RNA sequence: AUGAGAGUUUGAUCCUGGCUCAGGAUGAACGCUAGCUACAGGCUUAACACAUGCAAGUCGAGGGGCAGCGGGGAGGAAGCUUGCUUUCUCCGCCGGCGACCGGCGCACGGGUGAGUAACGCGUAUCGAACCUGCCUCAUACUCGGGAAUAGCCUUGCGAAAGUAAGAUUAAUGCCCGAUGUUUUCAGUGGUCCGCAUGAACUGCUGAACAAAGAUUUAUCGGUAUGAGAUGGCGAUGCGUCCCAUUAGCUUGUUGGCGGGGUAACAGCCCACCAAACCUACGAUGGAUAGGGGUUCUGAGAGGAAGGUCCCCCACAUUGGAACUGAGACACGGUCCAAACUCCUACGGGAGGCAGCAGUGAGGAAUAUUGGUCAAUGGACGAGAGUCUGAACCAGCCAAGUAGCGUGAAGGAUGACUGCCCUAUGGGUUGUAAACUUCUUUUAUACGGGAAUAAAGUUCACUACGUGUAGUGUUUUGUAUGUACCGUAUGAAUAAGGAUCGGCUAACUCCGUGCCAGCAGCCGCGGUAAUACGGAGGAUCCGAGCGUUAUCCGGAUUUAUUGGGUUUAAAGGGAGCGUAGAUGGGUGUUUAAGUCAGUUGUGAAAGUUUGCGGCUCAACCGUAAAAUUGCAGUUGAUACUGGACGCCUUGAGUGCAGUUGAGGUAGGCGGAAUUCGUGGUGUAGCGGUGAAAUGCUUAGAUAUCACGAAGAACUCCGAUUGCGAAGGCAGCCUACUAAGCUGUAACUGACAUUGAGGCUCGAAAGUGUGGGUAUCAAACAGGAUUAGAUACCCUGGUAGUCCACACGGUAAACGAUGAAUACUCGCUGUUGGCGAUAUACAGUCAGCGGCCAAGCGAAAGCAUUAAGUAUUCCACCUGGGGAGUACGCCGGCAACGGUGAAACUCAAAGGAAUUGACGGGGGCCCGCACAAGCGGAGGAACAUGUGGUUUAAUUCGAUGAUACGCGAGGAACCUUACCCGGGCUUAAAUUGCACUGGACCGUCCUGGAAACAGGACUUUCUUCGGACCAGUGUGAAGGUGCUGCAUGGUUGUCGUCAGCUCGUGCCGUGAGGUGUCGGCUUAAGUGCCAUAACGAGCGCAACCCUUGUGACUAGUUACUAACAGGUCAAGCUGAGGACUCUAGUCAGACUGCCAUCGUAAGAUGUGAGGAAGGUGGGGAUGACGUCAAAUCAGCACGGCCCUUACGUCCGGGGCUACACACGUGUUACAAUGGGGGGUACAGCAGGCCGCUACCUGGCGACAGGAUGCCAAUCCCGAAAACCCCUCUCAGUUCGGACUGGAGUCUGCAACCCGACUCCACGAAGCUGGAUUCGCUAGUAAUCGCGCAUCAGCCACGGCGCGGUGAAUACGUUCCCGGGCCUUGUACACACCGCCCGUCAAGCCAUGGGAGCCGGGGGUACCUGAAGUACGUAACCGCAAGGAGCGUCCUAGGGUAAAACUGGUGACUGGGGCUAAGUCGUAACAAGGUAGCCGUAAAU
Repeated sequence: AUGAGAGUUUGAUCCUGGCUCAGGAUGAACGCUAGCUACAGGCUUAACACAUGCAAGUCGAGGGGCAGCGGGGAGGAAGCUUGCUUUCUCCGCCGGCGACCGGCGCACGGGUGAGUAACGCGUAUCGAACCUGCCUCAUACUCGGGAAUAGCCUUGCGAAAGUAAGAUUAAUGCCCGAUGUUUUCAGUGGUCCGCAUGAACUGCUGAACAAAGAUUUAUCGGUAUGAGAUGGCGAUGCGUCCCAUUAGCUUGUUGGCGGGGUAACAGCCCACCAAACCUACGAUGGAUAGGGGUUCUGAGAGGAAGGUCCCCCACAUUGGAACUGAGACACGGUCCAAACUCCUACGGGAGGCAGCAGUGAGGAAUAUUGGUCAAUGGACGAGAGUCUGAACCAGCCAAGUAGCGUGAAGGAUGACUGCCCUAUGGGUUGUAAACUUCUUUUAUACGGGAAUAAAGUUCACUACGUGUAGUGUUUUGUAUGUACCGUAUGAAUAAGGAUCGGCUAACUCCGUGCCAGCAGCCGCGGUAAUACGGAGGAUCCGAGCGUUAUCCGGAUUUAUUGGGUUUAAAGGGAGCGUAGAUGGGUGUUUAAGUCAGUUGUGAAAGUUUGCGGCUCAACCGUAAAAUUGCAGUUGAUACUGGACGCCUUGAGUGCAGUUGAGGUAGGCGGAAUUCGUGGUGUAGCGGUGAAAUGCUUAGAUAUCACGAAGAACUCCGAUUGCGAAGGCAGCCUACUAAGCUGUAACUGACAUUGAGGCUCGAAAGUGUGGGUAUCAAACAGGAUUAGAUACCCUGGUAGUCCACACGGUAAACGAUGAAUACUCGCUGUUGGCGAUAUACAGUCAGCGGCCAAGCGAAAGCAUUAAGUAUUCCACCUGGGGAGUACGCCGGCAACGGUGAAACUCAAAGGAAUUGACGGGGGCCCGCACAAGCGGAGGAACAUGUGGUUUAAUUCGAUGAUACGCGAGGAACCUUACCCGGGCUUAAAUUGCACUGGACCGUCCUGGAAACAGGACUUUCUUCGGACCAGUGUGAAGGUGCUGCAUGGUUGUCGUCAGCUCGUGCCGUGAGGUGUCGGCUUAAGUGCCAUAACGAGCGCAACCCUUGUGACUAGUUACUAACAGGUCAAGCUGAGGACUCUAGUCAGACUGCCAUCGUAAGAUGUGAGGAAGGUGGGGAUGACGUCAAAUCAGCACGGCCCUUACGUCCGGGGCUACACACGUGUUACAAUGGGGGGUACAGCAGGCCGCUACCUGGCGACAGGAUGCCAAUCCCGAAAACCCCUCUCAGUUCGGACUGGAGUCUGCAACCCGACUCCACGAAGCUGGAUUCGCUAGUAAUCGCGCAUCAGCCACGGCGCGGUGAAUACGUUCCCGGGCCUUGUACACACCGCCCGUCAAGCCAUGGGAGCCGGGGGUACCUGAAGUACGUAACCGCAAGGAGCGUCCUAGGGUAAAACUGGUGACUGGGGCUAAGUCGUAACAAGGUAGCCGUAAAU
């Protein structure tokens, strides 16, 4: 100095865990855009192929020479100006110099990364086992001869490349001789050093080996030797990637002796001998890869990379080989082979850009066929100099880093306009602009103008120490007229990209409508998209901005730092034990680990820091630090290790007790089962939810007796005991193992763990041989079922049992590896101990329960840890694919062990929470069932719906919660639908403007009407106008769509008893508590208890009505008493008593009594009371659920139509009709029908009305007439009761349908009204499965009234009264609901979730007859060039050569295997895919609990 997180699994929570994002970086690429400068960078792909030019030459002071150039000389010719020009020939005479001989260089520099997993690289050490041209130093020399050859010349061959022969010639080329300081070798002495092989120094004798000259007087060269420097070579330690599904490899292999070879060591090579070397600390094989300094990232540890620059290595089209040389097995050399390209006269030749430019190709992708040797460096040269695509510069490219600019200040009525938004007021763009003042970097133009040249060269001079220094002079600049400076002009020349749902800074409108599209993850889009596309605005960065790719980070997500394994992934099934790892107390020693000092090294560049130079910065210079490493050396000795002693507490042994379903073998026992025999006995038995198959009159089942067989051991028996685990249970015996306790005699750390290895290992299964009573896979039959290869039943074989083998797996589980130590307690139990003791307490070892701290995501664990620590082993790293494929090992087989990848998803998962659900449990309630009464479902009709039909049959409502519902009145109207005819500011409302004076109305014509045309009549006024009509304009209208954009209203759960809040407390949290528990209630109604205490919305009460009474009041109601009066009647006077009316009160509260109970409360044929336990009924509907219903009641957002989807009119339709369903009415009859007679209500309604009464009509009704705007009039119930009749039948039941005749309403009854009369007289004789209502003035039954309304399809709806029951044991069951609890894989919440086959499409992959490649190895054949070796014929006087041969070998060929890739008809499974098929396996007791191992069938 230094460490940041977020999104995403769920209804919500915590955790585990993956995926994704924000950061930095790059030799990058792509898209859009682009002003300048500096610095640095630029084929990552095809080590693919290359046109053209250049990249290595130089030396004449080594040489022979003279092709070309220049000079000079000589000669000839021409022109003339007579000494000049031009031209020709000759002379190497001079400067120089092509080609040639010779020397040095070409092995450097430059490029590339194919190969290489290696002493290749890095680092450290060694060479007593080595070489080194040029350079430096030192010593000693440089003598005398000779033979050739290139070139030139002549003659050939060849297209060319080139080559042959002859003649002649030189050298610093080559050879011979001499000398030999030295050196080397051989022999022989001495002195010393090293870890060792061995080395150094010093003598003597012998042998062998040198040299070159050049130029001009002074040097440069040459030879030999030694030393140095530089460079190279070799050896060794350590480090250096992945795979064990690569476990064994190797025959020159490992070592030795002796040779050869090399500069040198060495199996480097060879002959012989031995048989060894390497390997689990990973050999061998395969795959990949140049290594390092360093670079990126990271807090670091690490991880990834190796482009530019530097070091090393390797390579130069592919492969092999040597030559020359100091150095090469040689990028711009040679030879050979191969592939390719080019030339060719077809005979033969040439070539190698991975040098610089450049071309093609490949690719997403990477530049100029530029300038100069001025500088730096290199080669040669005495030097001048020449060469140098090394290098320095320039060009191209935003490809990177850094810097600068595109203006600055002021300027608000926050200007106008425009774009955009808007609630139409405005807002925003926005100090932005305009405007004023200022500046001039940059740009343009002009002018001036460097450093880089330190230095060296030429020439001349001076000095001395004679090869150096100095002076003078001369000359050298590519970049470059560049950097820089100055002047002038004028805001003048210069801004974009991405994003705006969350992560993540930044929001609105329009378009689109699960389309088009977006997307890094979550996800967005199905008509109001901040997520798509556009626009306006905003945000971020800025000459750049985004995207893509890759690396690190975040990721503690491989965890050394720094993770885990009961349930999330993860403890091996268990033990023994090898290697290894770790290890008690004490002492001596050592110094390997460890620590400290010091030395060497750790190249430079880079990094960090200081200072400095380019105007700053990037960049560069310089210095320091760092380079955490390796090696040497000197010390320290606590700890660990090594060596050697001692000790006893760990461990083991002994001795004495004790325990047990520990193991193995043998024997014995009784009950049960089945079978057999015999007896008794008779018709069934058996089995199930119910049955059937089965057994049985040939005598079953049942029962008695006897017998046989096999298997398992009742009770005791238990959170008991034993064992390592699996596991072990009748009794006895034998053999055997173990634990525990006590003691402290013996050993003396002998221990712990344990990769590989070995052994054991339930059930099922396999082999062989036995045995087989029961039970029982498979199988058969019977049931069940839509099916039923199942569950249930009847049978039944393997098997179950024994012996011996095999196999080696289980949910082999405490889902918890072994060992040791430590850490609060309570309690039960087993076996010991000491003690008289079965009490009590203690102690040791087990088996259990509950809890503290602590731990844990929680559940939970808690001295038997999942706590605190140590040691060792095993295992995990998202889900699926998959414990699968391939390979290998094991097995008789079944199979087991080991164990991937492609592909695919954004989750999968654990624990806990709240709900919901359960063919889970408990408690409770409800006409929920039961007990009853009456219905529906069958008939006819009415009505609604579906369906069908239609021009239209308008629309809506569709389980409960639609279907006599919206509709509480469809002939027209209604009306929304259809056909046809009209209108277009409109049928209606309204502002403004203009015109007219009427409008309205009546009549006529046309027409179906709307409407069109015509005629007649005709205003008020305060003179402003009112009113009406027309025209224009603004504004309409829509039962068109969306109830899934909404308001309001409503249904339902449900009049069920629930739903919540504040504070506190508990929990990491979601949440819980309260609201749970006990009792009670109609009730979360109360009481008690209580980490809760209180409160709210609901319940109850308050409201209406009804039931009793009192008081007040008394008309239109009433009439007891008094009086009057009628045919009769509260009719009249009168009354306020009664009924009644309608206002105010009272009353009921478990208040009293008894019993029970803590209380709340319950009970009683209790009392009293009109009423008794919310008295009956109603209104009243918590939080919420169903995207429930309604845009057609109304309102309203958005969208849509505007001579029509608006509006008016006529007609039609909503009333159709093979059919299905719902709700009703009437019936089927005698508790009834018909006829006659006689009684008793209440709620209501009434003037466009209800109507007494009279007349007519059989009647509906008509014609008159009266009362009533209503306690006054209309106003009269029917069942019931009494009498008569019918007598059980399709009837005197039933009334549909039909015919005829009418009445009434209405403009109009055809489609399509109701009613009346006469006639007709259908189905129907009580209704299958199933289903509905109702608990008392209720059901049932009887009539009456009202709304709508002209009338009415009303049998509907809403009310009213009359008559007036039955039954409830009870809560097992069905349905619905409430509370508590439980399970859950559900949360769209069981109408949930979800599995597998099949069918379809796509994708990757295994097998596969084969087919096609690839690299490597083996065997054999052939074998170029070439080194080495050998060599009779040929050549040569000879040395020697040619030729030939041998070994090795590149390459080629053949053969058989192994490995590895591609492809392959067909085939196996796998994955993915809005709406396919079949079933329903799992999740609830999932309807047969589920799951694990195994076997079998389909």